[in-house]
Context: one part of a larger RNA
RNA sequence: UUGGGUUUAAAGGGUGCGUAGGCGGUCCGUUAAGUCAGCGGUAAAAUUGCGGGGCUCAACCCCGUCGAGCCGUUGAAACUGGCAGACUUGAGUUGGCGAGAAGUACGCGGAAUGCGCGGUGUAGCGGUGAAAUGCAUAGAUAUCGCGCAGAACUCCGAUUGCGAAGGCAGCGUACCGGCGCCAGACUGACGCUGAGGCACGAAAGCGUGGGGAUCGAACAGGAUUAGAUACCCUAGUAGUCCACGCCGUAAACGAUGAGGACCAAGUGUUGGGGGUGAAACCUCAGUGCUGAAGUUAACGCAGUGAGUCCUCCGCCAGGGGAGUACGACCGCAAGGUUGAAACUC
Numbered sequence: 001u002u003g004g005g006u007u008u009a010a011a012g013g014g015u016g017c018g019u020a021g022g023c024g025g026u027c028c029g030u031u032a033a034g035u036c037a038g039c040g041g042u043a044a045a046a047u048u049g050c051g052g053g054g055c056u057c058a059a060c061c062c063c064g065u066c067g068a069g070c071c072g073u074u075g076a077a078a079c080u081g082g083c084a085g086a087c088u089u090g091a092g093u094u095g096g097c098g099a100g101a102a103g104u105a106c107g108c109g110g111a112a113u114g115c116g117c118g119g120u121g122u123a124g125c126g127g128u129g130a131a132a133u134g135c136a137u138a139g140a141u142a143u144c145g146c147g148c149a150g151a152a153c154u155c156c157g158a159u160u161g162c163g164a165a166g167g168c169a170g171c172g173u174a175c176c177g178g179c180g181c182c183a184g185a186c187u188g189a190c191g192c193u194g195a196g197g198c199a200c201g202a203a204a205g206c207g208u209g210g211g212g213a214u215c216g217a218a219c220a221g222g223a224u225u226a227g228a229u230a231c232c233c234u235a236g237u238a239g240u241c242c243a244c245g246c247c248g249u250a251a252a253c254g255a256u257g258a259g260g261a262c263c264a265a266g267u268g269u270u271g272g273g274g275g276u277g278a279a280a281c282c283u284c285a286g287u288g289c290u291g292a293a294g295u296u297a298a299c300g301c302a303g304u305g306a307g308u309c310c311u312c313c314g315c316c317a318g319g320g321g322a323g324u325a326c327g328a329c330c331g332c333a334a335g336g337u338u339g340a341a342a343c344u345c
Stems, first nucleotide, its partner, number of pairs: 004316003008298001012313001014200004021193003025087003029083003033080002035076008049065006090190001091187003094183005103175006109153001113149008124135002161168002205246006215239001220234003257312006265290010294301002318345003327338004
């Protein structure tokens, strides 16, 4: 290499942008680097293969010949590449319309919770399986009024929408990113992927400063229990929130990399366009379900493929040892990234 895989068996990088590289639409001309053909050179001898010959045969020995590759030369021009020209379907631009919890900043709102002050009011409240710790005659719980604080936004709300992913939900304003549809005016392959690299990246955690209502690791107490370093209860620090800076992980999941082409139907829904009096219906882009062919070890997947193919990247190779040790790089630290072996089954 013939000839493998990656939803769930080992295996898709957390996500994007993008460098090198790899790959690349239609037509015409040219070139001849790749490619193909002819001829020549070289490829030591012996050996092997093939064709002959000599020892009675064979082993053995002798003669001839083939040969990938490399070099040279003469040609071919379909394909790949180079060069030149043209094109519009890929990609992008423009004009019009549109939806949206996409992002950032500032402002505003009501309910709830806790606290403070005052009024009413009196003996309990709270909590549980049952209790107790706890709170309360220094007047709690309950209830009414006023005020303060911080955090989160009920209903709407939905296999809904938006975002590359993480993620995003009260209302308003400003700034700003992306997307879809319609038109088809413009550019004319400008594309796809992407080792390194750079950026983003939930929660927890870390640094400095603020904030601190609720909830609440740790800690304490009360229960339960044989014990109870738990589950339940009462309290409660860090944290939870904000600003700036780190960390860089996750069941970062669709456990399914990105892009493109092709391949039955049916049904719901979101946003456009066409159509209609309104519908039906047609169409593009998303998002669900059921299913043909096909596929799969099966479960299942099935135009949102795990189908049929092409391009590029990441990754896997029995279980444990181990995502450990060592080294290196990164980090304030916690730790992260890279990542073995002995041994053992």
Annotation:
A computed fold for a 345-nucleotide part of an RNA from an uncultured bacterium, annotated as small-subunit ribosomal RNA, central domain. The prediction has a mean pLDDT of 89. Rfam family: Bacterial small subunit ribosomal RNA.